[in-house]
RNA sequence: AAACCAAACUUGCUGAAUCCCAGCGAUGCUGGGUACGGAGGAACCAAGAUUGGGGUUAAUCCAAGGUUUCUUGGUAGGGAACCUUCUUUCCCGAACCCGACAGCUAACUUCGGAAGCAAAAGAAGGAGUUGAU
Numbered sequence: 001a002a003a004c005c006a007a008a009c010u011u012g013c014u015g016a017a018u019c020c021c022a023g024c025g026a027u028g029c030u031g032g033g034u035a036c037g038g039a040g041g042a043a044c045c046a047a048g049a050u051u052g053g054g055g056u057u058a059a060u061c062c063a064a065g066g067u068u069u070c071u072u073g074g075u076a077g078g079g080a081a082c083c084u085u086c087u088u089u090c091c092c093g094a095a096c097c098c099g100a101c102a103g104c105u106a107a108c109u110u111c112g113g114a115a116g117c118a119a120a121a122g123a124a125g126g127a128g129u130u131g132a133u
Base pairs, nucleotide, nucleotide: 011118012117013116014115019033020032021031022030023029024028036112037111038110039109040108045103052101053098054097055096056095061074062073063072064071065070077092078091079090080089082126083125084124085123086122087121088120
């Protein structure tokens, strides 16, 4: 000097998942709300089913190989740092739940309000911040 690892703060990313209040046996726990999200549920309309079917999510589907459900390649779809659009580049393409049952759906009913991370470049248009005068 470079690389790697750890911690703190700031700033930010994916995501609905932010913020506030109160109590207690108190540095945590419990309860109540909340930005923001999901589900069920008429008429009308729509629609069949048997091999189940369905929901959240971007996360579906296909092929080949291997065979105790694994690997590889692709793919619908999705993400990338102030915002939108275009181009290029990089990445994801999982997981969980309901339990024989659900189309849409006003009134109505009900649930969630986590978790995990560290950063692309160019152009056009816009928005804002800081400093100086």
Molecule: c-di-AMP riboswitch aptamer (ydaO/yuaA leader)
Organism: Clostridiales bacterium